[in-house]
RNA sequence: AGAGGGCCGGGCGGCCGCGGCUUUCGCUUGCAGAGGCGAGGAAAGUCCGGGCUCCAUGGAACCACGGUGCCGGGUAACGCCCGGCGGCUUCGGCUUCGGCGAGGUCAGGGAUAGUGCCACAGAAAGCAUACCGCCCGCCUUCGGGCGGGUAAGGUCGAAAGGGUGCGGCAAGAGCGCACCGCGUCUCUGGCAACGGCGGCGGCACGGUAAACCCCACCGGGUGCAAGACCGAAUAGGGGCGGCACAUGGGCCUGGUUCCGGCUCGUCGCCCGGGUUGGUUGCUUGAGGGGCGGGGUGACCCGCCUCCUAGAGGAAUGGCCGCACAGCCGCCGGUUCAACGGGGUGGACAGAACCCGGCUUACAGGCCCUCU
RNA sequence: GGCCCCGUAGCUCAGCUGGAUAGAGCGCCGGAUUCCUAAUCCGUAGGUCACAGGUUCAAAUCCUGUCGGGGUCACCA
Repeated sequence: AGAGGGCCGGGCGGCCGCGGCUUUCGCUUGCAGAGGCGAGGAAAGUCCGGGCUCCAUGGAACCACGGUGCCGGGUAACGCCCGGCGGCUUCGGCUUCGGCGAGGUCAGGGAUAGUGCCACAGAAAGCAUACCGCCCGCCUUCGGGCGGGUAAGGUCGAAAGGGUGCGGCAAGAGCGCACCGCGUCUCUGGCAACGGCGGCGGCACGGUAAACCCCACCGGGUGCAAGACCGAAUAGGGGCGGCACAUGGGCCUGGUUCCGGCUCGUCGCCCGGGUUGGUUGCUUGAGGGGCGGGGUGACCCGCCUCCUAGAGGAAUGGCCGCACAGCCGCCGGUUCAACGGGGUGGACAGAACCCGGCUUACAGGCCCUCU
Repeated sequence: GGCCCCGUAGCUCAGCUGGAUAGAGCGCCGGAUUCCUAAUCCGUAGGUCACAGGUUCAAAUCCUGUCGGGGUCACCA
RNA backbone atom coordinates (compact mmCIF):
# COMPACT_ATOMS: atom_id res chain seq x y z
C1' A A 1 0.00 0.00 0.00
C1' G A 2 -3.77 -3.57 -1.32
C1' A A 3 -7.42 -7.50 -0.18
C1' G A 4 -10.73 -10.04 3.28
C1' G A 5 -13.34 -10.34 8.00
C1' G A 6 -15.26 -8.88 12.96
C1' C A 7 -16.83 -5.04 16.57
C1' C A 8 -18.45 -0.04 18.01
C1' G A 9 -21.16 3.80 15.96
C1' G A 10 -20.81 9.56 20.10
C1' G A 11 -19.48 10.26 26.21
C1' C A 12 -20.46 12.93 31.08
C1' G A 13 -23.29 16.68 33.77
C1' G A 14 -27.24 20.53 34.42
C1' C A 15 -32.11 22.85 33.12
C1' C A 16 -36.86 22.60 30.50
C1' G A 17 -40.29 19.25 28.02
C1' C A 18 -42.98 14.46 25.84
C1' G A 19 -45.30 9.00 26.25
C1' G A 20 -46.57 4.66 29.19
C1' C A 21 -45.95 2.17 34.14
C1' U A 22 -45.66 2.04 39.59
C1' U A 23 -46.58 4.70 43.91
C1' U A 24 -47.78 8.77 47.44
C1' C A 25 -50.79 11.91 49.70
C1' G A 26 -53.89 16.24 48.68
C1' C A 27 -58.50 15.65 46.85
C1' U A 28 -62.13 19.51 42.86
C1' U A 29 -61.44 11.85 40.72
C1' G A 30 -57.98 13.66 37.16
C1' C A 31 -54.67 16.83 38.24
C1' A A 32 -50.04 17.47 41.24
C1' G A 33 -45.44 15.32 43.53
C1' A A 34 -41.85 11.21 43.66
C1' G A 35 -39.54 6.82 41.43
C1' G A 36 -38.29 3.91 37.31
C1' C A 37 -38.43 2.88 31.88
C1' G A 38 -38.37 4.94 26.81
C1' A A 39 -35.44 3.27 18.99
C1' G A 40 -31.54 0.66 15.48
C1' G A 41 -27.39 -1.80 13.36
C1' A A 42 -29.85 -1.17 9.94
C1' A A 43 -36.00 0.30 13.31
C1' A A 44 -35.46 0.95 5.97
C1' G A 45 -36.71 -2.21 1.36
C1' U A 46 -40.99 -5.60 2.34
C1' C A 47 -37.12 -9.76 -0.80
C1' C A 48 -37.25 -14.92 1.66
C1' G A 49 -38.37 -18.25 6.10
C1' G A 50 -41.33 -19.05 10.58
C1' G A 51 -44.61 -18.07 15.08
C1' C A 52 -49.60 -16.46 15.63
C1' U A 53 -54.63 -15.62 13.27
C1' C A 54 -59.05 -16.57 10.65
C1' C A 55 -61.09 -18.97 6.20
C1' A A 56 -67.24 -24.31 9.80
C1' U A 57 -63.81 -29.39 9.88
C1' G A 58 -61.04 -32.80 7.09
C1' G A 59 -58.61 -37.41 4.19
C1' A A 60 -56.71 -39.42 -0.60
C1' A A 61 -55.34 -39.29 -5.83
C1' C A 62 -54.33 -36.68 -10.31
C1' C A 63 -53.55 -32.06 -12.81
C1' A A 64 -52.15 -27.00 -12.96
C1' C A 65 -49.25 -22.96 -10.97
C1' G A 66 -45.09 -21.04 -8.22
C1' G A 67 -40.30 -21.75 -5.98
C1' U A 68 -35.48 -24.12 -5.03
C1' G A 69 -31.19 -26.68 -7.51
C1' C A 70 -22.85 -29.39 -6.80
C1' C A 71 -22.15 -32.49 -1.92
C1' G A 72 -22.40 -32.95 3.42
C1' G A 73 -23.79 -30.52 7.84
C1' G A 74 -26.33 -26.50 11.06
C1' U A 75 -31.28 -24.60 12.08
C1' A A 76 -38.04 -24.19 14.23
C1' A A 77 -37.49 -23.10 9.02
C1' C A 78 -35.25 -20.77 4.75
C1' G A 79 -33.60 -18.96 -1.38
C1' C A 80 -29.85 -18.12 5.14
C1' C A 81 -25.18 -19.89 7.53
C1' C A 82 -20.75 -23.34 7.96
C1' G A 83 -17.35 -26.89 5.90
C1' G A 84 -15.89 -29.42 1.51
C1' C A 85 -15.76 -30.35 -4.08
C1' G A 86 -15.50 -28.45 -9.01
C1' G A 87 -15.23 -24.39 -12.87
C1' C A 88 -13.38 -19.41 -14.04
C1' U A 89 -9.93 -15.72 -12.69
C1' U A 90 -5.74 -12.52 -10.18
C1' C A 91 -0.99 -12.58 -7.92
C1' G A 92 3.57 -15.33 -6.72
C1' G A 93 10.29 -11.71 -5.00
C1' C A 94 7.29 -20.82 -6.57
C1' U A 95 8.17 -24.47 -10.51
C1' U A 96 11.54 -30.18 -12.69
C1' C A 97 6.70 -26.17 -17.13
C1' G A 98 3.18 -31.35 -15.63
C1' G A 99 1.67 -28.23 -11.84
C1' C A 100 1.87 -25.96 -6.71
C1' G A 101 0.59 -21.98 -2.95
C1' A A 102 -2.43 -17.70 -1.50
C1' G A 103 -6.72 -14.62 -2.70
C1' G A 104 -11.32 -13.42 -5.36
C1' U A 105 -15.74 -15.16 -7.71
C1' C A 106 -19.84 -18.62 -9.36
C1' A A 107 -28.54 -18.48 -10.14
C1' G A 108 -22.85 -24.48 -9.75
C1' G A 109 -28.83 -30.30 -11.60
C1' G A 110 -29.66 -32.06 -16.90
C1' A A 111 -27.51 -29.68 -23.82
C1' U A 112 -25.98 -38.35 -25.68
C1' A A 113 -34.74 -37.16 -23.27
C1' G A 114 -37.02 -33.95 -26.85
C1' U A 115 -38.32 -29.07 -29.24
C1' G A 116 -36.92 -24.06 -30.48
C1' C A 117 -33.23 -20.17 -31.53
C1' C A 118 -28.07 -18.74 -33.20
C1' A A 119 -29.54 -11.84 -36.48
C1' C A 120 -25.70 -9.29 -39.75
C1' A A 121 -21.38 -10.90 -42.17
C1' G A 122 -19.58 -15.22 -44.45
C1' A A 123 -18.51 -20.38 -49.35
C1' A A 124 -20.54 -22.72 -45.17
C1' A A 125 -24.32 -21.90 -38.65
C1' G A 126 -26.13 -27.48 -36.88
C1' C A 127 -25.40 -34.68 -38.17
C1' A A 128 -22.05 -27.88 -42.39
C1' U A 129 -19.51 -26.31 -46.61
C1' A A 130 -15.72 -25.25 -50.56
C1' C A 131 -15.14 -18.54 -52.08
C1' C A 132 -9.68 -17.56 -52.26
C1' G A 133 -5.90 -21.00 -51.85
C1' C A 134 -2.75 -25.87 -52.12
C1' C A 135 -1.95 -30.45 -55.13
C1' C A 136 -2.75 -33.92 -59.46
C1' G A 137 -4.47 -34.84 -64.57
C1' C A 138 -6.10 -32.89 -69.38
C1' C A 139 -6.64 -28.64 -72.62
C1' U A 140 -4.66 -23.77 -73.76
C1' U A 141 -5.05 -18.20 -77.77
C1' C A 142 -0.24 -18.74 -71.92
C1' G A 143 -4.73 -14.56 -69.61
C1' G A 144 -6.63 -19.06 -67.99
C1' G A 145 -10.49 -23.08 -68.49
C1' C A 146 -12.41 -28.11 -67.29
C1' G A 147 -12.37 -32.59 -64.14
C1' G A 148 -10.72 -34.57 -59.54
C1' G A 149 -8.31 -34.60 -54.53
C1' U A 150 -7.80 -31.73 -49.87
C1' A A 151 -9.35 -28.91 -45.49
C1' A A 152 -3.12 -27.37 -43.29
C1' G A 153 -3.43 -21.75 -44.56
C1' G A 154 -6.59 -17.10 -45.88
C1' U A 155 -11.58 -14.70 -45.49
C1' C A 156 -16.44 -13.88 -42.21
C1' G A 157 -18.08 -14.36 -37.37
C1' A A 158 -19.41 -14.54 -30.55
C1' A A 159 -18.92 -19.46 -32.37
C1' A A 160 -16.21 -23.00 -38.35
C1' G A 161 -16.86 -30.37 -35.87
C1' G A 162 -10.34 -31.27 -30.70
C1' G A 163 -5.09 -28.44 -29.35
C1' U A 164 0.56 -28.53 -29.60
C1' G A 165 4.71 -31.06 -31.69
C1' C A 166 7.01 -34.84 -34.73
C1' G A 167 6.33 -38.12 -38.68
C1' G A 168 3.76 -38.84 -43.16
C1' C A 169 1.77 -37.23 -48.04
C1' A A 170 1.27 -35.19 -54.91
C1' A A 171 -0.96 -31.62 -51.49
C1' G A 172 -3.23 -32.69 -47.08
C1' A A 173 -5.94 -34.88 -43.16
C1' G A 174 -6.14 -38.58 -36.06
C1' C A 175 -3.69 -40.82 -41.67
C1' G A 176 0.23 -42.70 -37.64
C1' C A 177 2.69 -41.56 -32.88
C1' A A 178 3.76 -38.67 -27.98
C1' C A 179 1.61 -35.24 -24.46
C1' C A 180 -2.84 -32.45 -23.15
C1' G A 181 -8.26 -32.31 -23.61
C1' C A 182 -12.81 -35.39 -24.30
C1' G A 183 -15.63 -39.98 -23.91
C1' U A 184 -15.81 -44.82 -21.87
C1' C A 185 -14.41 -49.38 -18.79
C1' U A 186 -12.13 -51.65 -14.55
C1' C A 187 -9.72 -50.97 -9.94
C1' U A 188 -9.18 -47.68 -5.92
C1' G A 189 -9.76 -43.30 -1.89
C1' G A 190 -14.03 -40.59 0.05
C1' C A 191 -20.76 -40.73 3.66
C1' A A 192 -21.07 -37.76 -0.87
C1' A A 193 -19.95 -33.97 -4.52
C1' C A 194 -15.60 -35.65 -6.58
C1' G A 195 -10.37 -37.24 -6.83
C1' G A 196 -6.33 -40.90 -8.30
C1' C A 197 -3.73 -45.20 -11.14
C1' G A 198 -4.30 -48.03 -15.49
C1' G A 199 -6.63 -49.87 -20.11
C1' C A 200 -9.56 -48.80 -24.46
C1' G A 201 -11.74 -45.36 -28.26
C1' G A 202 -8.90 -41.40 -33.33
C1' C A 203 -12.94 -37.78 -31.71
C1' A A 204 -18.39 -39.20 -32.56
C1' C A 205 -21.01 -35.57 -29.07
C1' G A 206 -20.86 -26.49 -30.64
C1' G A 207 -23.59 -22.62 -27.58
C1' U A 208 -28.14 -21.34 -25.15
C1' A A 209 -32.39 -24.17 -19.78
C1' A A 210 -31.99 -15.74 -15.94
C1' A A 211 -35.96 -20.17 -23.96
C1' C A 212 -39.78 -24.08 -23.63
C1' C A 213 -38.77 -28.36 -21.18
C1' C A 214 -36.95 -33.01 -18.22
C1' C A 215 -35.51 -34.79 -13.27
C1' A A 216 -35.49 -34.32 -7.81
C1' C A 217 -37.45 -31.77 -3.66
C1' C A 218 -40.76 -28.03 -1.36
C1' G A 219 -45.38 -25.13 -1.20
C1' G A 220 -53.49 -24.36 0.77
C1' G A 221 -54.88 -19.08 1.10
C1' U A 222 -54.84 -14.74 4.36
C1' G A 223 -51.88 -10.87 6.96
C1' C A 224 -52.60 -7.75 13.76
C1' A A 225 -56.55 -2.71 9.17
C1' A A 226 -55.54 -10.97 10.95
C1' G A 227 -58.88 -11.99 14.87
C1' A A 228 -61.76 -11.77 19.87
C1' C A 229 -64.93 -9.07 23.45
C1' C A 230 -68.17 -4.72 25.13
C1' G A 231 -71.86 -1.30 24.23
C1' A A 232 -76.43 2.81 21.49
C1' A A 233 -80.23 2.79 15.32
C1' U A 234 -81.94 0.07 9.62
C1' A A 235 -78.78 -4.88 7.11
C1' G A 236 -77.39 -9.82 7.48
C1' G A 237 -78.51 -13.40 11.42
C1' G A 238 -81.39 -16.49 15.32
C1' G A 239 -86.14 -18.66 17.44
C1' C A 240 -91.38 -20.13 16.81
C1' G A 241 -95.58 -21.05 13.56
C1' G A 242 -97.96 -21.72 8.48
C1' C A 243 -97.11 -23.17 3.30
C1' A A 244 -93.56 -25.56 -0.14
C1' C A 245 -90.00 -30.01 -0.86
C1' A A 246 -85.10 -33.01 -2.01
C1' U A 247 -82.90 -39.61 -6.54
C1' G A 248 -82.44 -31.84 -6.09
C1' G A 249 -79.51 -27.06 -5.40
C1' G A 250 -75.37 -24.62 -2.89
C1' C A 251 -70.74 -24.98 0.14
C1' C A 252 -66.07 -27.39 2.43
C1' U A 253 -60.49 -21.19 0.02
C1' G A 254 -56.04 -23.09 -7.23
C1' G A 255 -58.95 -27.01 -10.38
C1' U A 256 -61.18 -32.05 -11.00
C1' U A 257 -62.70 -36.80 -8.95
C1' C A 258 -63.65 -40.10 -4.80
C1' C A 259 -64.54 -40.76 0.49
C1' G A 260 -66.56 -38.05 4.48
C1' G A 261 -69.44 -33.82 6.05
C1' C A 262 -72.34 -28.95 6.41
C1' U A 263 -76.54 -26.35 4.65
C1' C A 264 -81.43 -24.90 2.27
C1' G A 265 -87.11 -21.66 -0.29
C1' U A 266 -91.21 -18.25 1.19
C1' C A 267 -94.79 -15.49 4.58
C1' G A 268 -96.02 -13.60 9.61
C1' C A 269 -94.51 -12.50 14.71
C1' C A 270 -90.66 -12.05 18.32
C1' C A 271 -85.48 -11.70 19.71
C1' G A 272 -81.10 -9.40 18.31
C1' G A 273 -77.77 -5.35 16.82
C1' G A 274 -72.53 -4.23 11.36
C1' U A 275 -69.81 0.86 10.51
C1' U A 276 -67.84 5.14 14.76
C1' G A 277 -65.75 4.35 19.78
C1' G A 278 -63.52 1.47 23.87
C1' U A 279 -60.95 -3.05 25.67
C1' U A 280 -57.93 -6.98 23.96
C1' G A 281 -54.46 -9.38 20.55
C1' C A 282 -49.32 -6.44 22.85
C1' U A 283 -44.77 -7.90 24.11
C1' U A 284 -40.78 -12.99 28.40
C1' G A 285 -38.73 -14.21 23.60
C1' A A 286 -36.26 -20.08 18.63
C1' G A 287 -34.41 -13.40 24.38
C1' G A 288 -29.65 -10.80 26.34
C1' G A 289 -25.01 -11.44 29.44
C1' G A 290 -21.24 -14.51 32.07
C1' C A 291 -18.75 -19.23 33.03
C1' G A 292 -17.75 -24.37 31.70
C1' G A 293 -17.94 -28.32 27.99
C1' G A 294 -18.44 -30.53 22.70
C1' G A 295 -17.49 -29.37 17.39
C1' U A 296 -12.47 -27.40 12.03
C1' G A 297 -16.91 -24.30 11.82
C1' A A 298 -22.05 -22.75 11.43
C1' C A 299 -23.95 -24.26 15.93
C1' C A 300 -25.28 -27.28 20.21
C1' C A 301 -25.47 -28.74 25.68
C1' G A 302 -25.28 -27.53 31.08
C1' C A 303 -25.25 -23.97 35.22
C1' C A 304 -25.77 -18.94 37.07
C1' U A 305 -27.81 -14.22 36.22
C1' C A 306 -30.84 -9.94 33.96
C1' C A 307 -35.85 -7.85 32.35
C1' U A 308 -34.59 -3.97 28.52
C1' A A 309 -40.38 0.78 24.50
C1' G A 310 -45.42 -0.87 23.98
C1' A A 311 -47.28 4.11 21.84
C1' G A 312 -51.41 3.74 18.65
C1' G A 313 -52.68 10.01 13.84
C1' A A 314 -48.65 7.76 16.87
C1' A A 315 -44.01 9.81 22.78
C1' U A 316 -38.55 8.88 22.71
C1' G A 317 -37.05 16.04 22.02
C1' G A 318 -34.63 21.01 22.83
C1' C A 319 -30.90 24.35 25.09
C1' C A 320 -26.27 25.06 27.78
C1' G A 321 -21.49 23.52 29.74
C1' C A 322 -17.16 20.14 29.97
C1' A A 323 -13.83 17.07 27.98
C1' C A 324 -12.73 13.29 23.40
C1' A A 325 -12.08 11.68 18.15
C1' G A 326 -11.67 14.14 13.36
C1' C A 327 -10.91 18.55 10.11
C1' C A 328 -8.93 23.75 9.01
C1' G A 329 -1.08 26.83 7.51
C1' C A 330 -6.15 30.64 11.14
C1' C A 331 -1.82 32.18 14.57
C1' G A 332 2.84 31.09 17.17
C1' G A 333 6.82 27.48 16.72
C1' U A 334 9.70 24.15 13.52
C1' U A 335 14.24 22.80 7.73
C1' C A 336 9.83 19.41 7.84
C1' A A 337 7.55 17.67 12.16
C1' A A 338 6.61 17.38 17.31
C1' C A 339 4.26 21.03 20.46
C1' G A 340 1.03 25.42 22.27
C1' G A 341 -3.36 28.45 21.17
C1' G A 342 -7.89 29.48 18.20
C1' G A 343 -12.01 28.04 15.09
C1' U A 344 -15.05 24.19 13.39
C1' G A 345 -17.19 19.73 14.64
C1' G A 346 -19.86 13.51 15.17
C1' A A 347 -22.85 9.95 9.57
C1' C A 348 -27.06 6.82 7.76
C1' A A 349 -31.38 7.14 9.76
C1' G A 350 -37.01 6.96 13.41
C1' A A 351 -40.22 1.13 16.31
C1' A A 352 -46.07 0.32 14.71
C1' C A 353 -47.88 -7.94 16.11
C1' C A 354 -43.23 -10.59 17.07
C1' C A 355 -38.79 -13.40 15.68
C1' G A 356 -34.50 -15.68 12.12
C1' G A 357 -32.06 -14.09 7.63
C1' C A 358 -30.85 -11.36 3.07
C1' U A 359 -30.33 -6.72 0.52
C1' U A 360 -29.62 -1.54 0.55
C1' A A 361 -27.79 3.41 3.24
C1' C A 362 -23.81 4.99 6.59
C1' A A 363 -19.25 10.44 9.12
C1' G A 364 -15.71 8.25 11.93
C1' G A 365 -13.02 4.84 15.13
C1' C A 366 -10.89 0.04 17.03
C1' C A 367 -9.20 -5.03 16.31
C1' C A 368 -7.68 -9.53 13.53
C1' U A 369 -5.84 -12.32 9.14
C1' C A 370 -3.34 -12.64 4.31
C1' U A 371 -0.14 -10.66 0.31
C1' G B 1 -49.34 -0.46 8.56
C1' G B 2 -50.37 -4.17 4.81
C1' C B 3 -51.37 -5.26 -0.35
C1' C B 4 -51.17 -4.07 -5.56
C1' C B 5 -49.70 -1.36 -10.07
C1' C B 6 -46.56 1.73 -13.15
C1' G B 7 -41.77 4.03 -15.18
C1' U B 8 -40.00 4.30 -23.46
C1' A B 9 -39.26 11.85 -27.05
C1' G B 10 -42.18 17.92 -24.01
C1' C B 11 -47.44 15.01 -23.58
C1' U B 12 -50.39 10.33 -24.66
C1' C B 13 -48.88 5.60 -25.93
C1' A B 14 -46.98 1.08 -29.21
C1' G B 15 -42.84 -2.21 -29.25
C1' C B 16 -41.22 -6.10 -24.30
C1' U B 17 -42.54 -15.21 -27.17
C1' G B 18 -34.07 -11.29 -27.39
C1' G B 19 -31.23 -9.49 -33.33
C1' A B 20 -35.59 -2.67 -36.22
C1' U B 21 -31.02 2.81 -37.58
C1' A B 22 -36.21 2.44 -30.95
C1' G B 23 -41.45 4.02 -33.58
C1' A B 24 -46.73 6.47 -34.00
C1' G B 25 -50.12 10.70 -32.97
C1' C B 26 -50.16 15.59 -30.83
C1' G B 27 -46.65 19.36 -29.71
C1' C B 28 -41.66 22.35 -30.74
C1' C B 29 -38.56 24.41 -34.73
C1' G B 30 -37.76 25.75 -40.08
C1' G B 31 -40.01 26.33 -44.95
C1' A B 32 -44.36 26.68 -48.46
C1' U B 33 -49.39 28.82 -48.85
C1' U B 34 -51.76 33.89 -47.00
C1' C B 35 -52.04 40.98 -46.73
C1' C B 36 -51.57 38.48 -41.51
C1' U B 37 -53.20 34.27 -38.61
C1' A B 38 -55.59 29.55 -38.26
C1' A B 39 -56.21 25.16 -41.01
C1' U B 40 -53.35 22.39 -44.75
C1' C B 41 -48.67 20.55 -47.12
C1' C B 42 -43.20 19.57 -46.88
C1' G B 43 -38.87 18.95 -43.89
C1' U B 44 -35.82 18.79 -39.38
C1' A B 45 -34.48 18.17 -34.39
C1' G B 46 -35.55 15.81 -29.89
C1' G B 47 -34.26 9.22 -26.21
C1' U B 48 -28.46 7.10 -20.87
C1' C B 49 -35.89 2.85 -22.97
C1' A B 50 -35.88 5.44 -14.39
C1' C B 51 -30.80 3.65 -12.28
C1' A B 52 -27.05 -0.29 -11.26
C1' G B 53 -25.31 -5.22 -11.78
C1' G B 54 -25.79 -9.98 -14.16
C1' U B 55 -27.25 -14.04 -18.10
C1' U B 56 -26.33 -14.16 -23.46
C1' C B 57 -22.34 -13.55 -29.22
C1' A B 58 -26.28 -9.84 -28.62
C1' A B 59 -30.98 -6.85 -23.61
C1' A B 60 -36.06 -1.52 -24.12
C1' U B 61 -37.31 -6.92 -23.89
C1' C B 62 -34.86 -12.15 -19.52
C1' C B 63 -33.12 -12.26 -14.01
C1' U B 64 -31.69 -9.65 -9.39
C1' G B 65 -31.20 -5.24 -6.47
C1' U B 66 -32.15 0.00 -5.87
C1' C B 67 -34.80 4.82 -6.96
C1' G B 68 -39.17 7.53 -8.07
C1' G B 69 -44.44 7.85 -8.73
C1' G B 70 -49.46 6.17 -8.18
C1' G B 71 -54.00 3.40 -6.18
C1' U B 72 -56.32 3.64 -0.99
C1' C B 73 -62.59 3.16 3.89
C1' A B 74 -64.61 2.96 -4.73
C1' C B 75 -58.10 -2.99 -2.37
C1' C B 76 -58.09 -4.17 3.35
C1' A B 77 -60.83 -1.42 9.71
Molecule: RNase P RNA; transfer RNA
Organism: uncultured Sphingomicrobium sp.